[in-house]
Context: one part of a larger RNA
RNA sequence: CCGUGGAGAAGGAAUUAGGCAAAUUAACGCUGUAACUUCGGGAUAAAGCGUACCACAGUGAUGUGGUCUCAGUAAAAUGGUUCAACCAACUGUUUAGCAAAAACACAGGGCCCUGCCAAAUCGCAAGAUGACGUAUAGAGCCUGACACCUGCCCGGUGCUGGAAGGUUAAGGAAGCUUGUUCGGAGCAAUCCAAAGCUUGCGACUGAAGCCCCAGUAAACGGCGGCCGUAACUAUAACGGUCCUAAGGUAGCGAAAUUCCUUGUCGGGUAAGUUCCGACCUGCACGAAUGGUCUAAUGAGUUGCACACUGUCUCCUCCACGAGCCCG
Numbered sequence: 001c002c003g004u005g006g007a008g009a010a011g012g013a014a015u016u017a018g019g020c021a022a023a024u025u026a027a028c029g030c031u032g033u034a035a036c037u038u039c040g041g042g043a044u045a046a047a048g049c050g051u052a053c054c055a056c057a058g059u060g061a062u063g064u065g066g067u068c069u070c071a072g073u074a075a076a077a078u079g080g081u082u083c084a085a086c087c088a089a090c091u092g093u094u095u096a097g098c099a100a101a102a103a104c105a106c107a108g109g110g111c112c113c114u115g116c117c118a119a120a121u122c123g124c125a126a127g128a129u130g131a132c133g134u135a136u137a138g139a140g141c142c143u144g145a146c147a148c149c150u151g152c153c154c155g156g157u158g159c160u161g162g163a164a165g166g167u168u169a170a171g172g173a174a175g176c177u178u179g180u181u182c183g184g185a186g187c188a189a190u191c192c193a194a195a196g197c198u199u200g201c202g203a204c205u206g207a208a209g210c211c212c213c214a215g216u217a218a219a220c221g222g223c224g225g226c227c228g229u230a231a232c233u234a235u236a237a238c239g240g241u242c243c244u245a246a247g248g249u250a251g252c253g254a255a256a257u258u259c260c261u262u263g264u265c266g267g268g269u270a271a272g273u274u275c276c277g278a279c280c281u282g283c284a285c286g287a288a289u290g291g292u293c294u295a296a297u298g299a300g301u302u303g304c305a306c307a308c309u310g311u312c313u314c315c316u317c318c319a320c321g322a323g324c325c326c327g
Stems, first nucleotide, its partner, number of pairs: 002321007010313002014311001019308001027051005036041001038145001052067006068072001080306002083303004087298002092104002108143004113138002120129003147292003151223003156220002158216005165211003171205002175201002179197002183192003224242005251285001252282001263279005
């Protein structure tokens, strides 16, 4: 000097990002137990008291009397507690080796596809899974217990349906055309030129799709601006106007979302950028990309408190084990 233990006056979180670490609590029996609640819980809530041994009685629980210690769950093992908020209903799962969570899953809810040789999936195929199942079944996607609810927009994108018109491929194709020349004419150059083959073009015909017409948002998604107005002022129930597919409803709101911002007010503190309750001016909440509440649960996050303590004021001592020094 380090490590691991043990003890500590007075104070008791003043430490610190944060009570991290440590301490407290603890077993069994009895008494007793709040808000809230889905009536099951919450709950070992909280808060108190008791506990050994001997004799006697009793089947026993236990009772009566007595004995000793500082101390009777005499060692060890063995919950600290309360209040409030956020998130996730819950038990569960996860980054084998820095993340255990508010992430994933979940029961419950919804949409969509699939009539069976099903859809979906693997495979070139045969074949297989689905399933030796059959719509109360199977696949996909979203949401995520319960409770109360889930508003408006189909213009865009997607999906479903429609088929009148427009556009439209290969293919087909009347016709035209390139090359070649049987034959004919000519002394020759060359000209005329049938049929076939061949080159290119091609009116017309020609499906789905797209354009088009509808439906559909628990499909992907979206859900305005300016101006004026009330007998103090302020504000605007009201009016005007522009734009839009429609202009954000209920509920919540400086929030795990609020930039300005340590917003303002209230509470808690002597003092509070955190916390709780409100307000609403929502930079940039909002309804299954779910909204709001919620008992219980949580090695989750945040704030207050009680108990407790070497976390600290402020360090000291002891034991053991290293290092180091001396030999």
This is a predicted structure of a 327-nucleotide part of an RNA (large-subunit ribosomal RNA, domain IV) from a fermentation metagenome. The full RNA is in RNAcentral, with records from SILVA. The prediction has a mean pLDDT of 86.